[in-house]
RNA sequence: UUGAAGGGUUUGAUCCUGGCUCAGAACGAACGGUGGCGGCGUGCUUAUUCCAUGCAAGUCGAGCGAGAAGCUCCUUCGGGAGUGGAGAGCGGCGAAAGGGUGAGUAACGCAUGAAUGACCUACCUUCAAGAGGGGGACAACAGUUCGAAAGGGCUGCUAAUACCGCAUAAGGCCAUUAGGAUGCAUGUUUUGAUGGUUAAAGUGGGGGAUCUUCGGACCUCACGCUUGAAGAGGGGUUUGUGUUCUAUUAGCUAGUUGGUGGGGUAAUGGCCUACCAAGGCAAUGAUGGAUAGCCGGCCUGAGAGGGUGGACGGUCACACGGGCACUGAGACACGGGCCCGACUCCUACGGGAGGCAGCAGGAAGGAAUAUUGGGCAAUGGGCGCAAGCCUGACCCAGCGACGCCGCGUGGAGGAAUAAGGCCUUCGGGUUGUAAACUCCUAACAAGUGUUAGUAAGGUGCAGAUGCUAAUAUCGUCUGUAAUUGAAAAAGGCACAAGAUGAAGUCAUGGCUAACUCCGUGCCAGCAGCCGCGGUAAUACGGAGAUGGCAACCGUUGUUCGGAAUCACUGGGCUUAAAGAGCACGUAGGCGGAGAUAUAAGUUGAUUGUGAAAUCCCAUGGCUUACCUAUGGAACUGCAUUCAAAACUGUAUUUCUUGAGUUCAGGAGGGGAGAGUGGAACUCCUAGUGGAGCGGUGAAAUGCGUUGAUAUUAGGAGGAACGCCGGUGGCGAAAGCGACUCUCUGGCCUGUAACUGACGCUGAGGUGCGAAAGCUAGGGGAGCAAACGGGAUUAGAUACCCCGGUAGUCCUAGCCGUAAACGAUGGGCACUAAGUAGAGGGACAUAGUCUCUUUGCCGGAGCAAAAGUAUUAAGUGCCCCGCCUGGGGAGUAUGGUCGCAAGGCUGAAACUCAAAGGAAUUGACGGGGGCUCACACAAGCGGUGGAGCAUGUGGUUUAAUUCGAAGCAACGCGCAGAACCUUACCUGGACUUGACAUGGUAGGAUUAGCCGUAGGAAACUUCGGUGACACUCUUCGGAGCGGAACUAUCACAGGUGUUGCAUGGCUGUCGUCAGCUCGUGCCGUGAGGUGUUGGGUUAAGUCCCAUAACGAGCGAAACCUUUAUCUUUAGUUGCCAGCGAGUAAUGUCGGGGACUCUAGAGAGACUGCCCACGUUAAGUGGGAGGAAGGCGGAGACGACGUCAAGUCAUCAUGGCCCUUAUGUCCAGGGCUACACACGUGCUACAAUGGUCAAUACAAAGGGCAGCGAAAUCGCGAGAUGGAGCGAAUCUCAUCAAAAUUGACCUUAGUUCGGAUUGGAGGCUGCAAUUCGCCUCCAUGAAGCUGGAAUCGCUAGUAAUCGCAGGUCAGCAAUACUGCGGUGAAUGUGUUCCUGAGCCUUGUACACGCCGCCCGUCAAGCCACUGAAGUGGGGAUGGCCUGAAGUCGCUGACUCAACUCUUCGGAGAGAGAGGCGCCCAAGGAAGUCUUCAUGACAGGGACUAAGUCGUAACAAGGUAGCCGUAGGGGAACCUGCGGCUGGAUCACCUCCUUU
Repeated sequence: UUGAAGGGUUUGAUCCUGGCUCAGAACGAACGGUGGCGGCGUGCUUAUUCCAUGCAAGUCGAGCGAGAAGCUCCUUCGGGAGUGGAGAGCGGCGAAAGGGUGAGUAACGCAUGAAUGACCUACCUUCAAGAGGGGGACAACAGUUCGAAAGGGCUGCUAAUACCGCAUAAGGCCAUUAGGAUGCAUGUUUUGAUGGUUAAAGUGGGGGAUCUUCGGACCUCACGCUUGAAGAGGGGUUUGUGUUCUAUUAGCUAGUUGGUGGGGUAAUGGCCUACCAAGGCAAUGAUGGAUAGCCGGCCUGAGAGGGUGGACGGUCACACGGGCACUGAGACACGGGCCCGACUCCUACGGGAGGCAGCAGGAAGGAAUAUUGGGCAAUGGGCGCAAGCCUGACCCAGCGACGCCGCGUGGAGGAAUAAGGCCUUCGGGUUGUAAACUCCUAACAAGUGUUAGUAAGGUGCAGAUGCUAAUAUCGUCUGUAAUUGAAAAAGGCACAAGAUGAAGUCAUGGCUAACUCCGUGCCAGCAGCCGCGGUAAUACGGAGAUGGCAACCGUUGUUCGGAAUCACUGGGCUUAAAGAGCACGUAGGCGGAGAUAUAAGUUGAUUGUGAAAUCCCAUGGCUUACCUAUGGAACUGCAUUCAAAACUGUAUUUCUUGAGUUCAGGAGGGGAGAGUGGAACUCCUAGUGGAGCGGUGAAAUGCGUUGAUAUUAGGAGGAACGCCGGUGGCGAAAGCGACUCUCUGGCCUGUAACUGACGCUGAGGUGCGAAAGCUAGGGGAGCAAACGGGAUUAGAUACCCCGGUAGUCCUAGCCGUAAACGAUGGGCACUAAGUAGAGGGACAUAGUCUCUUUGCCGGAGCAAAAGUAUUAAGUGCCCCGCCUGGGGAGUAUGGUCGCAAGGCUGAAACUCAAAGGAAUUGACGGGGGCUCACACAAGCGGUGGAGCAUGUGGUUUAAUUCGAAGCAACGCGCAGAACCUUACCUGGACUUGACAUGGUAGGAUUAGCCGUAGGAAACUUCGGUGACACUCUUCGGAGCGGAACUAUCACAGGUGUUGCAUGGCUGUCGUCAGCUCGUGCCGUGAGGUGUUGGGUUAAGUCCCAUAACGAGCGAAACCUUUAUCUUUAGUUGCCAGCGAGUAAUGUCGGGGACUCUAGAGAGACUGCCCACGUUAAGUGGGAGGAAGGCGGAGACGACGUCAAGUCAUCAUGGCCCUUAUGUCCAGGGCUACACACGUGCUACAAUGGUCAAUACAAAGGGCAGCGAAAUCGCGAGAUGGAGCGAAUCUCAUCAAAAUUGACCUUAGUUCGGAUUGGAGGCUGCAAUUCGCCUCCAUGAAGCUGGAAUCGCUAGUAAUCGCAGGUCAGCAAUACUGCGGUGAAUGUGUUCCUGAGCCUUGUACACGCCGCCCGUCAAGCCACUGAAGUGGGGAUGGCCUGAAGUCGCUGACUCAACUCUUCGGAGAGAGAGGCGCCCAAGGAAGUCUUCAUGACAGGGACUAAGUCGUAACAAGGUAGCCGUAGGGGAACCUGCGGCUGGAUCACCUCCUUU
């Protein structure tokens, strides 16, 4: 020193990179909504576009002449004199200030600091000196004349502080000359001498003496004038430093750079000119282009910075566009002049006038910016002696919430927590003490009255004092008198009144403070980002409530911030964007050790400056604040002077450690050229031989009887160099591999000696630079883009095969790129260990040390992580290159290189909110390993073919109600549709309803019963009868009451909708072995560990190991059943023994032994033995046992998945219907039928069919029931009614297959039974649509089933029957159970399917049914090219050339001076003419920029278009890079390269022992 905050958004989640976006502050603002007051500020940012009207610069009579009106006097009535002072003129000063604007300008324009030894300065101040004496004109005015006007022409008169000579002059100026001093080069300054030259004006006031033409002279005062010197203030010029973007602008320049002479200016200077020389600027960015006034300051920011230059102040430039000078102290002049041009106006058409970027105001433009106001009262300015006049400068007022600041819209009390609104779980909550109501106050606005300051001066009078001869005048001061105010209806103060006059706006999903209801239904709409909206929207619209701010609120725009997101402070480059392919080297940057000097950088101090205002601090003035005054600090800068000498620099000198040289050794596919060699291959010739060869997943094309392939011999040719060979060697990289020779570069080691910083890096530049490609000439064996053919395929412009040309090779020359990679620039220094190789060296040589080099592992550190780690991606220094979201795009365009292909350099519009890196968890893979399962294999039996049953789709229909849809819908909901069911259709009815509750009113009318009419019925019409409780009663009845009922109001009702709003229930993965937690540990984190590993198991079952230790849900167990035994009990069950009885039967007495029943127990636990195993867990075998390794079966289903199924079981939110989507009834439909599928039954027969005989179950059911015996019927069945609510009776003789016997004899049959005809039975109101059964007759298809596919591992499959539920009956061949008979095969895991664990890859996470690429088609947007077209800007040369300065000329003109013979002449000046320069203009070009353009091109974007499937997994041919060819398209192929390739094997290396 007081100052620094982050959030949202990429992902399933994480860390990082990285963009987008928000919260803050500000504004000359605008827009929307709203609006009470005041103060202080502020207000055309756009068209430097055009302007009607008024005003914005005049003043002086004390410089001058003349002198109107009015007044006074005189008058000869014509007029005159005096006074007076308007308007104009001559003259002086001012008009160059003040005021406006920002077009131009990238510049000495501005800022800051210097210089002027190269200069000027009116008015003002000080000092010195002076002002004598003359002359001639021109306006005004008068006359005349031209013109429409503006404006002139001619003649005549006149004054001055106007003009011109002469005199006087110096300390002025000029020339010559003699010295002194001094500085910074030219020089400056000073003392002398001589010569020359140059001035002037008066006016006013007063006055004693003298003079007077009565004006004065003279004196004096004031103002003015002239010369010189100085000051102050102002200005000119020069200069150091600073001052936007662009290299897709790299070369620019002839007055250009310098010199000499001359000119010009106030003054330097190419400022101008003649001559001479050839220079000057530029990568530290010249030249060109674009943009822009600059600064003090202002906004923002912690700061450094970034943005900006409106108001105020300084400065520059401009004044309709352009040029030019004149006057003047000062201008090349906003309200002056001349000329050219554009525009506007007047005109008599001949000619003229004008310039708001002054103040107001108008038009236009625009989102947008004010009054044609008051006053000179104050401050300031001009003129004047002064009074004073002028002043749109200025002071004020008006308009605008445009900004900042302040105030107010009331305060206190007040609960029945009013009403109303909103919400509601209907209880209440909230608005809310808010209101009403009571009391109080009066700041603001509005009203009445009253009253300060902004006023100082000036004038009159009186006095004092100075000048003076002077008591005049004049000046200064004091006193006094009458006066001077636009603002102002303002301000201050007092008084009366009454809460009276005064609140909105935005938001409420997160960021971000604030929530509910209704409406809407991916519509309407919202949105800053993420994103909301598809029927329950806190996100849209409205309402209520709430939050924020408040006379304002919000939106839009812009700037800074956040953004460390251009990083100086303060970033990066292995994989996120980013290291040039490699080297050499120029400029530049950086640079070893010692010494001396210096003082440029550096540090300290001094002096000057850094205007004021602003910011900051203190104090003061407005009631406070904003505002403002005074003082201080600050202005971080620049310059001067002095000092220091460490560091850097510079100069000199020295050194050896950096660098290099010499010498001696060493290794090497380093490079270039020449020659040589063997193996293989192809071709040719000849021989042998005789049918194939070749090729593939399988084939075919191809070759071959004209003799291939194979084999032998000989020959030819070209290319490449096996083994050695190795994370071995060499090289800067690219790259280099047979052998020999020649030439040649670099490297390493060792030893001394030498040079003495000679070094590092390196913008531009230069060289080298794989493959492909190009040019020319050779060569051409093999291979092989293109191409041809054969396959594959839906297609196959591919992958595979057969051929095959460029090319591959050589020479010469181009090209200059690659995943040119370690995706890691070069150099130097430092920083733990361990280990393997290559090349050297030393020594006391079985070992150790040392230098260089190639690898691996690994600690600290670093890193987002993966990783890296002495070969750094660690720690530091130096230099270079590169990056700044994704796409567009390495594209367009321009330039440049190239023969071309193309290379290098390299944008924008537009579009998206991401794109990306590393790692994590899953999921997935036509990745890997291990393991399991009727998954396959081995078997048995089926389905798929037939007929029928049943369900579904489809179709049909008035309706064929609805749901279920891969596995996990389809004999499913339905454990049973003729009516009912029933939800569907047609028709007929009802409307508080078929059903519930409540309120109000009525109430014997009702319900029920009987009858009548209509109707298909429901129902409707009519008539009769008709209660109950209580009280009274004459017993006739009367009164009263509540249900029913009627009417009405609330409501009922809905198989209507949403299973994607839900509960509950269920399916499935799957009875698969998994899923998690606590604590600890690891990791920034998501997460990991545990749960992995070695064994084992059916099992995450158990054991061992182990940064884990434990635990939970699952598995197992507990439960039920079954298999064995014991015990208890013994009826309805049983009957061995005893007894009785029957034709016979546990039939009876009895019995509990057995079976059985049903209670309680036992039993099985790898317990025992052997072996294996780690001494474990466990496994194999065995014993015993009814049962053996879970004994069989069941129930039981983890975390979760499928928005799985169900709103039609039920429940339920929302929505919908309410004389209907509710309710009732009749009939119909759910049973339809060209067809397709699923699930079944029966079969096709002899392991069978038929007939006969005969044996053995289990488990169930039964009162609106099972129903016996007996009788009848061929039978279904009928009659019958004993027994039984059941271990008793019954269904039910309970079985069938089986067994025995007979027949059938391989056939559409004695198989098969569909279909159809006839006759019956049963149930039921009812059997037609549409039931079941019986008998007789009929006797389809079908002879074992294509592709494909299902079930099953033992009491299982197969086969056989029995029972039950539902049910009046039954379409049951279904479903749920029960028992009978009762196999075969496998002991394996290659494959198919599914699953588990580990691992790997991933661009997937809606999770492979994923993601995703390109052409084509459609729409839309911006861009590029383009024959051209139209504007703007710049520019070289040429033509023409106004005004004007300058120069030359000047026969014409002329008052002042000189001379004169008085005619004139001279001097001097001018008109006119000519010339240089030059604005505007003209013709033909050049460059550049903008707009537009038929058509063409690619690009971006757009829920559901077409074709394929290129990429992501080994993505199904690994991918990618460069290059070349080809192809609808993604792409394919060749050559070389990379790993940013999976898998397996091998080699090397490493770790551990």